The prediction has a mean pLDDT of 87. Small-subunit ribosomal RNA, 5' domain from uncultured Psychrobacter sp., 522 nucleotides, folded computationally. Rfam family: Bacterial small subunit ribosomal RNA. The full RNA is in RNAcentral, with records from ENA.

Context: one part of a larger RNA
RNA sequence: GAUUGAACGCUGGCGGCAGGCCUAACACAUGCAAGUCGAGCGGUAACAGGUCCUUCGGGAUGCUGACGAGCGGCGGACGGGUGAGUAAUGCAUAGGAAUCUGCCCGGUAGUGGGGGAUAACCUGGGGAAACCCAGGCUAAUACCGCAUACGACCUACGGGAGAAAGGGGGCAACUUGUUGCUCUCGCUAUUAGAUGAGCCUAAGUCGGAUUAGCUAGAUGGUGGGGUAAAGGCCUACCAUGGCGACGAUCUGUAGCUGGUCUGAGAGGAUGAUCAGCCACACCGGGACUGAGACACGGCCCGGACUCCUACGGGAGGCAGCAGUGGGGAAUAUUGGACAAUGGGGGCAACCCUGAUCCAGCCAUGCCGCGUGUGUGAAGAAGGCCUUUUGGUUGUAAAGCACUUUAAGCAGUGAAGAAGACUCCAUGGUUAAUACCCAUGGACGAUGACAUUAGCUGCAGAAUAAGCACCGGCUAACUCUGUGCCAGCAGCCGCGGUAAUACAGAGGGUGCAAGCGUUAAUC
Numbered sequence: 001g002a003u004u005g006a007a008c009g010c011u012g013g014c015g016g017c018a019g020g021c022c023u024a025a026c027a028c029a030u031g032c033a034a035g036u037c038g039a040g041c042g043g044u045a046a047c048a049g050g051u052c053c054u055u056c057g058g059g060a061u062g063c064u065g066a067c068g069a070g071c072g073g074c075g076g077a078c079g080g081g082u083g084a085g086u087a088a089u090g091c092a093u094a095g096g097a098a099u100c101u102g103c104c105c106g107g108u109a110g111u112g113g114g115g116g117a118u119a120a121c122c123u124g125g126g127g128a129a130a131c132c133c134a135g136g137c138u139a140a141u142a143c144c145g146c147a148u149a150c151g152a153c154c155u156a157c158g159g160g161a162g163a164a165a166g167g168g169g170g171c172a173a174c175u176u177g178u179u180g181c182u183c184u185c186g187c188u189a190u191u192a193g194a195u196g197a198g199c200c201u202a203a204g205u206c207g208g209a210u211u212a213g214c215u216a217g218a219u220g221g222u223g224g225g226g227u228a229a230a231g232g233c234c235u236a237c238c239a240u241g242g243c244g245a246c247g248a249u250c251u252g253u254a255g256c257u258g259g260u261c262u263g264a265g266a267g268g269a270u271g272a273u274c275a276g277c278c279a280c281a282c283c284g285g286g287a288c289u290g291a292g293a294c295a296c297g298g299c300c301c302g303g304a305c306u307c308c309u310a311c312g313g314g315a316g317g318c319a320g321c322a323g324u325g326g327g328g329a330a331u332a333u334u335g336g337a338c339a340a341u342g343g344g345g346g347c348a349a350c351c352c353u354g355a356u357c358c359a360g361c362c363a364u365g366c367c368g369c370g371u372g373u374g375u376g377a378a379g380a381a382g383g384c385c386u387u388u389u390g391g392u393u394g395u396a397a398a399g400c401a402c403u404u405u406a407a408g409c410a411g412u413g414a415a416g417a418a419g420a421c422u423c424c425a426u427g428g429u430u431a432a433u434a435c436c437c438a439u440g441g442a443c444g445a446u447g448a449c450a451u452u453a454g455c456u457g458c459a460g461a462a463u464a465a466g467c468a469c470c471g472g473c474u475a476a477c478u479c480u481g482u483g484c485c486a487g488c489a490g491c492c493g494c495g496g497u498a499a500u501a502c503a504g505a506g507g508g509u510g511c512a513a514g515c516g517u518u519a520a521u522c
Stems, first nucleotide, its partner, number of pairs: 001522004006518005013369006019362002021327001026325003030322003035074003040071002043067002047065003050061004081280003090205002093202004099197002104193001106191006112146001114144002121136006153160002166185009206252003213243003218240008255277004259270004282303005305316004333359001335358003341355001342353004372402004382393004406463001408458005416449001422442007466511005471492003477506005487494002
């Protein structure tokens, strides 16, 4: 000199854009953060409507819109947080072969015919509660056989074993709840892709030798097991290997990277925000489900802690967003909205979304603007200094003439909104001018921010300057007080009666909504 996720002192007008627990991975009150689908199912606890009955109080009825709880599907493995652990099961770069991949895209072949249950519900019972038990009834895209098998799988090449589910719209037919045609969303098997993930190898990746030897599943082989998959991954047997001064082992510290800061560079330091990867989710362990987890807001066991209890037994996990206590020099609102972007579910409408978009607080940082402009010598008054003549503050003020940015008040007012929905046209599909899909057109909607940005008008210099320093380094000097005292100080050093170094004042210098100090890095 540059820089900072900074803090402290004094001061503080506005805006834009960023940033904001670096400490206790300490403990957490409260609310919210993952739901959705009635176009899978039996149904109807609320609400609204319809119908029927009515003693006018009401009652009945799932008939309709809808829908609590339940069965079922998909999603809760993403998104969000944190950096405890980890010095290599990590990261980063370059390669590799022995793998899996829901939803999505392309291809091929199917979607036939049956069965038995079980929640919900009803009845009974247990328990303080959490919740649980027994009996009875019922449905499915829940579950299980049978048939079939283009692929795919196993094979001793003879053969063997193995699937599926229906729902919705339209038209037609009658036996009025079924069938046929068609469109569409699904379902099954398989193949190819895309995406995502698992695995292996190489060289690279901080300090300590006051850590020199380490290792028995240890190193390799064979057989077997296991996994989606190679492999001591596991196991039986056999062999005795493997690593190490090119630093093994032990120990301390640490998430890694793109990057960031500094520097002419080489390098040094660092890893907040943003992005990629990893690890973790009260502490330790374990598996289940699933395409995917050994799963932050799932389950089980053990532990610590907190809470409820009828003492028998139960409940919980903010390193999600806010917020509280505590720790600390120190770090924000228990805000708004799904309008946009994105995600989950759904045919869709739509629902959910503390992701996200916004707003609030903080000079924490960067950037921009303002705190007036011109004129004005009687060089006013006052202050300070003085050789008492004057000098300086100083065109500074006052006065005169102007301007109105920003702030204030009032009005006007974009863009972020296009999709989707509805209607029409054309094309496709089809028996069909239904339905559905694609394209085009039209219509009238949808904004949290928001008292938006911008623009216009109004009034008036009106509402807006401080901080540090002035001995040398280092830009800037005098007076008074003090008297090795009180004090200053980054280094040299000042202060013991004329202190430009302490304290105050006048003046000056430097930066400026900041200025200094402290800490840290180069």